Bacterial RNase P class A from an Acidobacteriota bacterium, 377 nucleotides, folded computationally. The prediction has a mean pLDDT of 75. The model forms 90% of the base pairs in the Rfam consensus. It is recorded under the gene name rnpB. The sequence is in RNAcentral, with records from ENA.
């Protein structure tokens, strides 16, 4: 030079000033005010994609459907995260990447090319120990007018239709193992040796996935489960609008009283019944209001265990939080980049709403380690 992995922080620092939200105090016995004193956005606060606290509702207990997740071991409240590892793949490496259980339980799929695509198949080739036809030449009978005819028999070639065959060639992502010998008419695991695979069985190493190495048997049994589907583990259902407490009226409902004893409705009339007045009690509950809600699976150092992830002790700290709305703004110094040397300028992705573990997606610029590969001295 390039490259690979890990980590860090991130409106650059520090100080004034004025503001804005919350919490403690104090003046102050309550509001209002005002005074001190502390804290006030992220590494993604984001997508809401996983899992978990925490409510409420449900629920003997098992089974079934659905979904979900799927190498081993460990970490974790938990997980589809994360660590270490194994296997397979890609890189020269550093390293990176993988839903990575079963396809001899079964059903299903395969487009295009191709001959043939699943217990397949023969276009081109290859082959003869068959058989038609067609040249060529040769033996052999019979006949001749001696120029030939006619019959039969094997050879060579061609050529078409039938047979064997599947090594080459072709064609696909994928063609029923590969290399080499025997063999045959050509050929083939047709047979043999050695390789790979495949079942099984054994030894050795490791907690395990699995690694190493021997033996033996048929002679090869394709591919796809983020197709159905089998095996195994796992999973109730909604969510901070969850949920709890209070509780306004000229709202409204339910009981007890009181009332000359009225109105009104019960199709006219009686009688009863139900409405309407006050006053007290009662529960439900609506705007609201409070609260859940800010101490925590925490944060910072140390020591210790573990290769790590993480876990265990000890010190210390208190650290946003609301209404949807706060979280800023001005000056100065130091830095840094930009330039016309007098000035601008501090940026990128984005902002909390019940909280927390994760994962994933968005970021202009920077730092810090550790490693690789290539030049060069």
């Nucleotide at each position: 030079g390039g490259a690979g992995c890990c980590g860090g922080g991130g409106a650059g620092a520090g100080g004034a000033u004025c503001g804005c939200c919350g919490c403690g105090g104090g003046g102050c016995a309550u509001u209002c005010c005002c005074c001190c004193g502390c804290g006030g956005a992220g590494g993604a606060a984001a997508g809401u994609c996983c899992g978990g606290a925490c409510u409420c509702c449900g629920c003997a207990g098992g089974g079934c459907a659905g979904c979900g997740c799927g190498c081993u071991g460990g970490g974790u409240a938990a997980c589809g995260c994360c660590c270490a590892g194994g296997c397979g793949g890609g890189g020269c490496g550093a390293c990176c990447c993988g839903a990575c259980g079963g396809a001899a339980a079964g059903u299903g799929c395969a487009a295009c090319a191709g001959a043939g695509a699943g217990c397949a198949g023969a276009c081109c080739g290859c082959c003869a120990g068959c058989g038609g036809c067609c040249g060529c030449g040769g033996c052999c009978c019979g006949g001749u007018u001696c120029g030939c005819c006619g019959g039969g028999c094997g050879g060579c070639g061609g050529u078409g239709c039938g047979g064997g065959c599947a090594a080459g060639g072709g064609u696909g992502a994928a063609a029923c193992g590969g290399u080499g010998g025997g063999g045959c008419a050509a050929g083939a695991g047709c047979c043999c040796a050695c390789c790979a695979g495949c079942a099984u069985c054994c030894c050795g190493g490791g907690c395990g996935a699995c690694c190493g190495g021997g033996g033996u048997g048929g002679c090869u049994c394709g591919g796809u489960a983020a197709a159905c589907c089998c095996c195994g583990c796992g999973c109730g259902g909604a969510g901070c609008a969850a949920g709890g407490c209070c509780a306004a009226a000229u709202a409204g409902g339910g009981g007890a009283g009181c009332g000359a004893u009225g109105g009104c409705g019960u199709g006219g009339c009686c009688c009863g019944c139900g409405c309407c007045g006050c006053u007290c009690c009662c529960g439900g509950g609506u705007a609201g209001g409070c609260u859940g809600c800010a101490c925590g699976a925490g944060g910072c150092g140390g020591c210790g265990g573990g290769c790590a992830a993480c876990c265990g002790c000890c010190g210390u700290c208190c650290c946003a939080g609301a209404g949807g709305a706060a979280u800023g703004a001005u000056c100065c110094u130091c830095c840094c980049c930009c330039c016309u040397c007098g000035g601008g300028g501090g940026a990128a992705c984005a902002g909390a709403a019940u909280c927390c573990g994760g994962c994933u997606u968005a970021c202009g610029a920077c730092c810090g380690g550790c490693u690789c590969c290539g030049c060069u001295c």